[in-house]
RNA sequence: GGUUUCGUGGCGUAACGGCAACGCACCGUCCGAUGGGACGGGGAUGGGGGUUCGAGUCCCUCCGAGACCA
Numbered sequence: 001g002g003u004u005u006c007g008u009g010g011c012g013u014a015a016c017g018g019c020a021a022c023g024c025a026c027c028g029u030c031c032g033a034u035g036g037g038a039c040g041g042g043g044a045u046g047g048g049g050g051u052u053c054g055a056g057u058c059c060c061u062c063c064g065a066g067a068c069c070a
Stems, first nucleotide, its partner, number of pairs: 001069007010024004018053001026041006046062005
C1' cells in the first nucleotide's frame, strides 16, 4: 500500500430499516451475616455526510482495532 472483518454504558454481548435489550460491575433501600439475597436506579450506538416517513442496521468518507496479501 491492497483486500476483508469489526467499533453499542465501566466490562462482555444482543437488537428484521420501526420503544436500544440482557448479564456482570456501580449507586440507593431492605433482608441476611465472612462470601450472599430481594427490590429499585443512573449510564451507551467512534466522528461527519447521504438515502429513507423512519438508520445501531443501508451508502460514502474519515478515525481506530484485528486478520490476510504484497
A computed fold for a 70-nucleotide RNA from Streptomyces virginiae, annotated as transfer RNA. Lineage of the source: Bacteria > Actinomycetes > Kitasatosporales > Streptomycetaceae > Streptomyces. Rfam family: tRNA. By type it is a transfer RNA. Its mean pLDDT, the model's own confidence on a scale to 100, is 82. The RNAcentral record of the sequence draws on ENA.